[in-house]
Parts: sequence; C1' cells; structure tokens
RNA sequence: GCGGGUAUAACUCAGUGGUAGAGUGCAACCUUGCCAAGGUUGAAGUCGAGAGUUCGAAUCUCUUUGCCCGCU
Repeated sequence: GCGGGUAUAACUCAGUGGUAGAGUGCAACCUUGCCAAGGUUGAAGUCGAGAGUUCGAAUCUCUUUGCCCGCU
C1' cells in the first nucleotide's frame, strides 16, 4: 500500500429501514431469624466520528478513526 472482519448500556452480545433490546452487573423494595438463593421495580445509550439517500437510518451509500486477520 491492498483486501476482509469488528465498533450498540459498566461487561458479554442481539437487533431484516418504522418508539434501541437481552443476559450479567448496579440501586431500591419484597421474601428469610441471618447469609445465600429467588422475586418485583428502576437507573444507565448523542448505536466509534462526519456527510449523503429516504417521510423515516443502529440498519443502505461515501469518507474517516481505533482494534483484529490476511496479502504484498
């Protein structure tokens, strides 16, 4: 230099153009004599960044950044 993969909650990951989700973790409460386990509720996201297409973009297009892999 060229090609491919990946980036979404604190962590691990879903998400087929139509209100962004799950598990774990965190907080409060319930349950128990206490712990553990269990249950209910809640908080937590400018979907890596910028632009474009569209009535509407995490999703499609372009550019760009970090990381991983391959080729030269």